[in-house]
Molecule: transfer RNA
Organism: Chloroflexota bacterium
RNA sequence: GACCCGGUAGCUCAGUGGAUAGAGCGUCACACUACGAAUGUGAAAGUCGUGGGUUCGAGUCCCUCCCGGGUCG
Numbered sequence: 001g002a003c004c005c006g007g008u009a010g011c012u013c014a015g016u017g018g019a020u021a022g023a024g025c026g027u028c029a030c031a032c033u034a035c036g037a038a039u040g041u042g043a044a045a046g047u048c049g050u051g052g053g054u055u056c057g058a059g060u061c062c063c064u065c066c067c068g069g070g071u072c073g
Stems, first nucleotide, its partner, number of pairs: 001072007010025004018056001027043005049065001051063003
């Protein structure tokens, strides 16, 4: 340099162009307990990498750029 894959919650990851973007773990509160752990209930936490475009409607499709990984040279 060319090509491929990926970027979504603190972490690991789901998510047919269509309602309010979800799960597990973690965090916090409460319950339980002599106190913890475990368990149960609830809550918080997302400009979906950036900037544009298409569309009535974009996490999803198209383009540019950035970051990470890989293959080839």